[in-house]
RNA sequence: CUUAUCAAGAGUGGCUGAGGGAACGGCCCUGUGAUGCCACGGCAACCUGUCCGCGCCUCCUUAAAUGGACACGCCUUCAAGGUGCCAAUUCCGGCGGUGAUUAUCCGCAAAGAUGAG
Repeated sequence: CUUAUCAAGAGUGGCUGAGGGAACGGCCCUGUGAUGCCACGGCAACCUGUCCGCGCCUCCUUAAAUGGACACGCCUUCAAGGUGCCAAUUCCGGCGGUGAUUAUCCGCAAAGAUGAG
């Protein structure tokens, strides 16, 4: 830089000791312990892998899309490997629509996070 996803889900202990939630504002969390590190546990299913089924190129075979092989695509299962994650929708915000309205709801962005390339 490109692309997909971001409303669901999942925490205990030890050490540390004052901040943290990206940025700015709001709001919130925090000595009933922030943050960081470590251990163990869990969630999820992006990539690899695995399983069921379907489709399909090619090839072999057959009287015959008859039987079969390999690759690929889609879907389902599992969770071994590579990541990620385990307060609040990505905590909220901007713009447009709806609306009596600062609400709510819907859509779109910006910025960001994660995976794959």

Predicted 3D model of a 117-nucleotide RNA (SAM riboswitch aptamer (S box leader)) from a bovine gut metagenome. It matches the Rfam family "SAM riboswitch aptamer (S box leader)". Rfam describes the family as follows. The SAM riboswitch is found upstream of a number of genes which code for proteins involved in methionine or cysteine biosynthesis in Gram-positive bacteria. The coordinates come from a structure-prediction model, not an experiment, and the mean pLDDT is 79.